[in-house]
The part of an RNA shown here (small-subunit ribosomal RNA, 3' major domain) has 479 nucleotides and comes from an uncultured bacterium. It matches the Rfam family "Bacterial small subunit ribosomal RNA".

Context: one part of a larger RNA
RNA sequence: UGACGGGGGCCCGCACAAGCAGUGGAGCAUGUGGUUCAAUUCGAUGCAACGCGAAGAACCUUACCUGGGUUUGAAAAGCUAGUGACAAGCGAUGAAAGUCGCUCUGGUAGCAAUACCCACUAGUACAGGUGCUGCAUGGCUGUCGUCAGCUCGUGCCGUGAGGUGUUAGGUUAAGUCCUGCAACGAGCGCAACCCCUGCACUUAGUUGCCAGCAGGUAAAGCUGGGCACUCUAAGUGGACUGCCUACGCAAGUAGCGAGGAAGGUGGGGAUGACGUCAAGUCCUCAUGGCCCUUACACCCAGGGCCACACACGUGCUACAAUGGCGCAUACAAAGUGUUGCAAUCCGGUGACGGAAAGCCAAUCACAAAAAGUGCGUCUCAGUUCGGAUUGCAGGCUGCAACUCGCCUGCAUGAAGUUGGAAUCGCUAGUAAUCGCGCAUCAGCAAUGGCGCGGUGAAUACGUUCCCGGACCUUGCACA
Numbered sequence: 001u002g003a004c005g006g007g008g009g010c011c012c013g014c015a016c017a018a019g020c021a022g023u024g025g026a027g028c029a030u031g032u033g034g035u036u037c038a039a040u041u042c043g044a045u046g047c048a049a050c051g052c053g054a055a056g057a058a059c060c061u062u063a064c065c066u067g068g069g070u071u072u073g074a075a076a077a078g079c080u081a082g083u084g085a086c087a088a089g090c091g092a093u094g095a096a097a098g099u100c101g102c103u104c105u106g107g108u109a110g111c112a113a114u115a116c117c118c119a120c121u122a123g124u125a126c127a128g129g130u131g132c133u134g135c136a137u138g139g140c141u142g143u144c145g146u147c148a149g150c151u152c153g154u155g156c157c158g159u160g161a162g163g164u165g166u167u168a169g170g171u172u173a174a175g176u177c178c179u180g181c182a183a184c185g186a187g188c189g190c191a192a193c194c195c196c197u198g199c200a201c202u203u204a205g206u207u208g209c210c211a212g213c214a215g216g217u218a219a220a221g222c223u224g225g226g227c228a229c230u231c232u233a234a235g236u237g238g239a240c241u242g243c244c245u246a247c248g249c250a251a252g253u254a255g256c257g258a259g260g261a262a263g264g265u266g267g268g269g270a271u272g273a274c275g276u277c278a279a280g281u282c283c284u285c286a287u288g289g290c291c292c293u294u295a296c297a298c299c300c301a302g303g304g305c306c307a308c309a310c311a312c313g314u315g316c317u318a319c320a321a322u323g324g325c326g327c328a329u330a331c332a333a334a335g336u337g338u339u340g341c342a343a344u345c346c347g348g349u350g351a352c353g354g355a356a357a358g359c360c361a362a363u364c365a366c367a368a369a370a371a372g373u374g375c376g377u378c379u380c381a382g383u384u385c386g387g388a389u390u391g392c393a394g395g396c397u398g399c400a401a402c403u404c405g406c407c408u409g410c411a412u413g414a415a416g417u418u419g420g421a422a423u424c425g426c427u428a429g430u431a432a433u434c435g436c437g438c439a440u441c442a443g444c445a446a447u448g449g450c451g452c453g454g455u456g457a458a459u460a461c462g463u464u465c466c467c468g469g470a471c472c473u474u475g476c477a478c479a
Base pairs, nucleotide, nucleotide: 001479002478004475005474007473008472009471011469012468013467015463016462019426020425022423023422026317027316028315029314030313031312032311033310034308035307042053043052064303065302066301067300068299069298070297073126078124079123080122081121082120083119084118088103089102090101091100092099093098106117107116108115109114128292129291131290132289133288137286138285139281140280141279142277144275149188150187151186152185153184154183155164156163157162168179169178170177194269195268196267197266199237200236201235202234203233204232205231208227209226210225213224214223215222240263243257244255245254246253247252319419323378324377325376326375327374328373329372335366336365337364340359341358344355345354346353347352385416390411391410392409393408394407395406396405432455433454434453435452436451437450438449
């Protein structure tokens, strides 16, 4: 100087408390451990691994296993020598890959020799490696933590390590600001500048909108017309403790004060200081070293990554009446679409199939929002709850659904009656609950991930305690 203390002081955080809804019990989905296996490829392992890399494992992917095959190699590119083909077509063999055979046979310049280009064969340098080392590395990332800290120049103090500044008194979300001070300044962080959202105005008016006018319909912005309104998308304004009162030296704090759409950082995002964990990644990529080179490289078929006495994590669905079922009916936002989205009609109980308008989309389509509301039914039961499991019959994608896809119909109708010890999330348009979309993608094991809107709470006395963190101080046998 740090780190540490079941030392002290002061402060903060869904850290506790106060609340709400869960997990832990059930079934299933998914990841992991373990076990098994020819292989169940590899990595990630307290917080910060475990719906993680994987935003799509039937083949491919694929890195694993078994078997069949290739050896200058699938791709790149140099030299030497040789050949004139290579490709294509046909046939044999085969699971395919491959191997063998037959047919056929280069281009440009030049009369030609030849030269150049291209291709092949042989040879040689080489290729190739998801092989090892993340404790040799770059890059990228997680975490402490969006915590308020981390430093520097000059000066001053100290023999020195180092200190001071950065401490102190206030204040703040903040090393934020104020006052003081052997310090005076400065940098990286904080804040602001950026984006979305909440209000208003200006500009613009189609594909959006429809107040007034006219036409028109069973109805409908449907049409003429208009751009007022909504909206769209570009710009501008607006909030600064600016005003008032109280307290205060100031910074600032308090106010069911004013005005205002918004009030003290309005809400959300992007943004992550010096560093820590030899944290993670050599399997994104790049790369040093080491290793393999008829194999640890490459091609192919099939299998595996999907196994299953068991254990754990993350989720979904439930156990019901604030509910289930049936009929009727209302209101979103954000996205996506030409190898596509598909209205509408027809067939089918349905998944879906057939025909097919429109749309490269503020124009057309996906598209039905669902919870909600109205009416009816069920009456507390393992049930009209719950839907696992299994049987049969079908549909779709795809060369192909046996291992191992999704969906539909009929039948079947398991556990489960609110969950031990323990434990997670959340402070407001949040939790809870309800549906919608997108990426990946032929299809899909998505209940995952990332977004979007609808409905919409309860509680916070307080900081003694648990956890994590900041600052000052003290002890120290640690560095």
Model confidence (mean pLDDT): 82 of 100.